[in-house]
Molecule: c-di-AMP riboswitch aptamer (ydaO/yuaA leader)
Organism: soil metagenome
Parts: sequence; structure tokens; C1' cells
RNA sequence: UGCUGAAUCUUAGUAGAUACAAGAACGGGGAAACCAUUUAUUCGGGGUGAAUCUUUAUAAGAGGGGUGCCUUAUAACCCUAACCCGUCAGCUAACCUCGUAAGCAGGCGUAAGGGGA
Repeated sequence: UGCUGAAUCUUAGUAGAUACAAGAACGGGGAAACCAUUUAUUCGGGGUGAAUCUUUAUAAGAGGGGUGCCUUAUAACCCUAACCCGUCAGCUAACCUCGUAAGCAGGCGUAAGGGGA
């Protein structure tokens, strides 16, 4: 200075190294009616996330996701994890509630359109 991601900003309230608290913003979960499901309940079920599915299951493929002003297409490269709830949750207004982490680095590839200087 940028990238993945919701994961940033402000206040100075207490305290004065820090930490806590509050607000804004962004993101997630639960939760009526109506609708949906008519069928599940250990072969458990569900959530965040792109991270699923198939096969001849060694690995490969399909699908999904990312790449420096933005959108679309394309080329090249890369990822397709991990964790959580705890027998339980379809959608869902009011309402309730939670998070604001972690990890990285050289995208001054092309085309069309847009924006800015």
C1' cells in the first nucleotide's frame, strides 16, 4: 500500500501502559401468522463458511469460491478447509440474542463499458 473475511469506525464514560463500557456500521443465530413439509425421529439432526457432489475412491472430475478503482467476459494462477450446537431449530413480523476474529503479499494480464485523478 493492498488481499481473503462480517470482522471497521467513533466517543472519552471509568481507568490512564492497557483494559472495560457505549454508540454507529457490517454480519450471524433463535423466534408467529400465512405458506411449505406430509415425514421425519442414531443410519440422529442442525449452524457459520465458497468449501459440496460423483466416481474406477490412488486420485481424478463436476460444481462452487478468490486474485489490487468498479462491473461483465476471458486467460493464467490458486482454494475447495476448519470449527460449533448438543437430541434440538423449515420459512418467519414483532421480539430476543451473538460476533467484529484470524491469516496473508506483489494482479502495473486482455477486451468492452463505467468511475476517478